[in-house]
RNA sequence: AAAGUAAGACAAAUGAUCGCAGCUGCAAUUUCGAAAGAAAGCAGGUGAGGAAAGUCCGGGCUUCACAGGGCAGGGUGCCAGAUAACGUCUGGUGGAGGCGACUCCAAGGCUAGUGCAACAGAAAUGAACCGCCAUAUUUUAUGGUAAGGGUGGAAGGGCAGUGUAAGAGACUACCGCCGUUGUGGUAACACAUCGGGCAUAUGUAAACCCCACUCGAAGCAAGACCGAACAUGGACAUACGGCGGCCCGUCGGUCCUAGGUAGGUCGCUGGAGACUGUUGGUGACGACAGUCCUAGAUAGAUGAUCAUUCACGACAUAACCCGGCUUAUCGUUUUGCUUUUCUC
Numbered sequence: 001a002a003a004g005u006a007a008g009a010c011a012a013a014u015g016a017u018c019g020c021a022g023c024u025g026c027a028a029u030u031u032c033g034a035a036a037g038a039a040a041g042c043a044g045g046u047g048a049g050g051a052a053a054g055u056c057c058g059g060g061c062u063u064c065a066c067a068g069g070g071c072a073g074g075g076u077g078c079c080a081g082a083u084a085a086c087g088u089c090u091g092g093u094g095g096a097g098g099c100g101a102c103u104c105c106a107a108g109g110c111u112a113g114u115g116c117a118a119c120a121g122a123a124a125u126g127a128a129c130c131g132c133c134a135u136a137u138u139u140u141a142u143g144g145u146a147a148g149g150g151u152g153g154a155a156g157g158g159c160a161g162u163g164u165a166a167g168a169g170a171c172u173a174c175c176g177c178c179g180u181u182g183u184g185g186u187a188a189c190a191c192a193u194c195g196g197g198c199a200u201a202u203g204u205a206a207a208c209c210c211c212a213c214u215c216g217a218a219g220c221a222a223g224a225c226c227g228a229a230c231a232u233g234g235a236c237a238u239a240c241g242g243c244g245g246c247c248c249g250u251c252g253g254u255c256c257u258a259g260g261u262a263g264g265u266c267g268c269u270g271g272a273g274a275c276u277g278u279u280g281g282u283g284a285c286g287a288c289a290g291u292c293c294u295a296g297a298u299a300g301a302u303g304a305u306c307a308u309u310c311a312c313g314a315c316a317u318a319a320c321c322c323g324g325c326u327u328a329u330c331g332u333u334u335u336g337c338u339u340u341u342c343u344c
Stems, first nucleotide, its partner, number of pairs: 001340010012309007020047002023044004029040004049315001053326002056324005061219004073215005078092005093107001094105004108210002113208002115204003129149002131145006157175002160172003176198001177196003181192004223266004233256004240252004273292008310313001
């Protein structure tokens, strides 16, 4: 220098004016409403994201359910740890890819049972089409045979030898597989050793299923409080008013009760919080100290105009909160590492 790899940071900038939504202070009145409560003035300060998105997991919180146990159903699936919890993360093991830095894996069981596997092929699970060998009645038939050929994604462990009529784990060595024992490791597992000829005979469990662990349901339109009008029940009460004067009848009034609708308040943002420092741990993460307060609406606020500058601006706009995952993204930029080439 080029190519790559891992982990991050930023997300046009500055100023002015107007507007919108909360908050704090001042002011202490006015308006709306039956009430609860809300609004209005002035000043100050604050006001979206790395994903606010998808709503796919997990937890907090809330209401309901719940003695204990089981069935059904869902989820997860190498080991150890982190965490409030997780399907997330970290560190390992095993496997796959890359020269490498490094990346990827839903990675228990098809040596429990059942199912499925197009086409081709003799045969897709306990195989004889061609070939090989033997025999006979020899251009055929019967038997033996999985070495070789052919089909297929897959053909009954691989390979070399012994053996045989030809062959074959039939036998032997090595490799693979399964198991025993030992050593190391918390463990997954690794290494060594001995054994089993392998009837464990192909694949598929993101097929049913088996095994182990695990899960109560619904969600802030959750839910808590206040609470009109109309309607319900009762009292005032044999009082009063309307129905043109009187009687009957009928309609109405005031107060209380219950329900909890319209409406209002809370839930609502000070939190598994942010930043800085010290410290434990390989790490995820934790401990301690200090400093800080950083949207909270309920038809739902982030906008507009002007000026200057540049690299001319992507994906996208909170609605109870938090931890993750996934997906989208113009570009700019920092640090570590790898490979190749060149120079000193």